[in-house]
Context: one part of a larger RNA
Molecule: small-subunit ribosomal RNA, 5' domain
Organism: uncultured prokaryote
């Protein structure tokens, strides 16, 4: 000198752009952060309205509405988000490999979607508990759930052309060509979509391997599933992974084993470069969810807002026994030197469910709060010498502050008023035209194209235009020497001061004011770490 996720002091006008618990992975109040599908499926309300009857208490009908809701079932909850505690390891990075794998959603193709059944939750009744939350009986659907049936390619046996095993579910919208009933439906067509099986592909993921990847020898020996090797078991798969049996083996100064301390890369900061710190913020990987263990569902989890044992802490309880898990997003205590708002909107992007309409979505896109950092702006120009007053000095003559001010003549960024007023918006869905494919069809559906409507949190913001007025906006730190800038009081080794020398004991440019000068300025020193 440069830097910084910083903090202190004194001091502050404005905008933009990023950033903000580095400390206790310490405990959490509150509200929010994952739903969604009726075009899978059976049920199904109330409030209010309207009418009718009334013993004036009401009662029933119709609507609300097949709407609110739970419930079965699909899929989504393995992704977004967050945190680095652990991890010195194939975790990370980087090149390989997988003939040792597996992949729901998406895409291609290519093949079927056929016949049967028996329950169950909802829901009624009845009971049990203080809740949380059960029980028993009793109806019922389905794309829940189970049988046969067929199976080109799967997969297994093996005599290699033959045996054996394995699938499935509908659903929506239109038609009457065919075929039944015959006015219109359907057991029919058809179109869309699902479903099963097969093979490919794209994106993911799993395993293996060569090389890299902190310190300490004041750590020198480690090691029984240990090394290998049959068999057998378990995975998607390879393997002492796991078991049972036989070998005695396996790593070690090229530093094993053990202790510390550590997420790891792209990258950041420094530096001419080598190289050295360092891993906020952003991108990838890894681990991790109150601790600790073992799993279940699924395609994938051993699962942050899933379940299930234990364990510590909170909570609630009728003392029988239950709830809880913010290292998601605000926010609260407490720790600290120190780090924001219990904000708005899903309008863009993107996700998840849906045919869609659309509903979720603290991801995300905005504001909001801090000079916490970069960057730009402005605090006025121009003239102006009786060098006014006034302040500091003086050798009393003067110097200096100083064109500095007044003053006179412009300007008008910022901030203030008033008025106008965006871009982000292009989908989707409707309607109406048009053209093309399917089809029996001019239905439907599907896609082209074209018109016209529909949507903004930010925010009446950005930006423009006028309108007043110079009026509302400078301040840190130094001034011995390193180092750019000195005079004068006051003090008297005191009181201070100091980054190194080193100042102060009566003429202190060094300590305190004061005037004056220097640097840098919305900052300026300090402090702390790094190079």
């Nucleotide at each position: 000198g440069a830097a910084c996720g910083a903090a202190c002091g004194c001091c502050g006008g404005c905008g933009g752009c990023g950033u903000g618990c580095u400390u206790a992975a310490c405990a959490c109040a509150u509200g929010c952060a994952a739903g969604u599908c009726g075009a899978a499926c059976g049920c199904g309300a109330a409030c209010g309205g309207u009418u009718u009857c009334u013993u004036c208490g009401g009662a029933a009908a119709c609507u609300u509405a097949g709407u609110a809701g739970a419930g079965u079932g699909g899929c989504g909850c393995a992704c977004g988000g967050g945190u680095g505690a652990g991890u010195a390891a194939c975790g990370c990075g980087u090149a390989a490999g997988u003939a040792a794998u597996c992949u729901a959603c998406c895409c291609u193709g290519a093949u079927g979607u056929u016949u049967g059944g028996g329950a169950u939750a909802a829901c009624a009744a009845u009971u049990c508990g203080a809740a949380a939350g059960g029980a028993u009986u009793g109806c019922u659907a389905a794309u829940a759930c189970c049988g046969g049936a067929u199976a080109c390619g799967u997969u297994g046996a093996u005599u290699u052309a033959u045996c054996a095993a394995g699938a499935a579910a509908g659903a929506u919208g239109g038609c009457c060509u065919c075929u039944a009933u015959u006015u219109a439906u359907a057991a029919g067509c058809u179109a869309u979509u699902g479903c099963a099986u097969c093979a490919g592909g794209a994106g993911g993921a799993g395993c293996u391997u060569g090389c890299g990847u902190a310190c300490c020898a004041u750590u020198a020996g480690c090691u029984a599933g240990u090394u290998g090797g049959u068999g057998g078991g378990g995975u998607a798969a390879u393997g002492g992974c796991c078991u049972a049996c036989c070998a005695a083996g396996g790593c070690g100064a090229c530093g094993a084993u053990g202790g510390u301390u550590a997420g790891c890369g792209g990258g950041u900061c420094u530096g001419a470069g080598a190289g050295g710190a360092u891993g906020a913020u952003c991108c990838g990987c890894c681990a991790c969810a109150c601790u600790g263990g073992a799993a279940c569902u699924g395609a994938a989890a051993c699962a942050c807002g899933g379940a299930c044992c234990a364990g510590a802490c909170u909570c609630c309880u009728a003392c029988g026994g239950g709830a809880g898990g913010c290292a998601g997003c605000a926010g609260u205590g407490a720790g600290g030197a120190a780090u924001a708002u219990u904000g708005c909107g899903c309008a863009a992007u993107g996700g998840g469910g849906g045919c869609a309409a659309c509903c979720c979505u603290g991801a995300c896109g905005c504001a909001g709060c801090g000079a916490c950092g970069c960057c730009g702006c402005g605090u006025g120009g121009a003239u102006g010498a009786u060098g006014a007053a006034g302040g500091c000095u003086u050798u009393c003559g003067g110097g200096u502050c100083g064109u500095a001010a007044a003053a006179u003549c412009c300007u008008g960024u910022c901030a203030g008023g008033u008025g106008g007023g965006a871009a982000g918006a292009a989908a989707u869905g409707c309607a109406c035209a048009u053209a093309a494919g399917u089809u029996a069809a001019u239905a439907c559906c599907u896609u082209u194209u074209g018109u016209g409507u529909u949507u903004g949190a930010c925010g009446g913001u950005a930006c423009c235009a006028c309108c007043a007025a110079a009026g509302g906006a400078a301040g840190c730190a130094c001034c011995g020497g390193c180092u750019a800038a000195c005079u004068c009081c006051g003090u008297g080794c005191c009181a201070g001061c100091a980054g190194c020398c080193g100042c102060g004991g009566u003429a202190a440019u060094a300590c305190g004011g004061a005037g004056g000068g220097u640097g840098c300025a919305a900052g300026c020193g300090u402090u702390g770490u790094u190079c």